[in-house]
RNA sequence: GGGAGGGUAGCUUAGCCUGGGGGAGCAGUCGACUGAUAAUCGACCGGUCGGAGGUUCAAAUCCUCCCCUUCCCA
Numbered sequence: 001g002g003g004a005g006g007g008u009a010g011c012u013u014a015g016c017c018u019g020g021g022g023g024a025g026c027a028g029u030c031g032a033c034u035g036a037u038a039a040u041c042g043a044c045c046g047g048u049c050g051g052a053g054g055u056u057c058a059a060a061u062c063c064u065c066c067c068c069u070u071c072c073c074a
Base pairs, nucleotide, nucleotide: 001073002072003071004070005069006068007067010026011025012024013023020057028044029043030042031041032040050066051065052064053063054062
């Protein structure tokens, strides 16, 4: 230098192909249960969807550029 994958909640990640409500588990807070804790159960808390621009009535999703990271080729 060329190519491919990944970047979404504090952490691990689904959703992207085929545009329309952002979700799960763990963690955290509160409550129930218990003599008390753990476990379990319920509720809550949570996200500028890597950044900028474009297309569109509407973008995590489509297009362009850039940044970070992993791998392959040279």

Transfer RNA from Candidatus Iainarchaeum sp., 74 nucleotides, folded computationally. The source organism's lineage runs through Archaea, Candidatus Iainarchaeia, Candidatus Iainarchaeales, Candidatus Iainarchaeaceae and Candidatus Iainarchaeum. Its mean pLDDT, the model's own confidence on a scale to 100, is 86. Rfam family: tRNA. Rfam classes the family as a transfer RNA.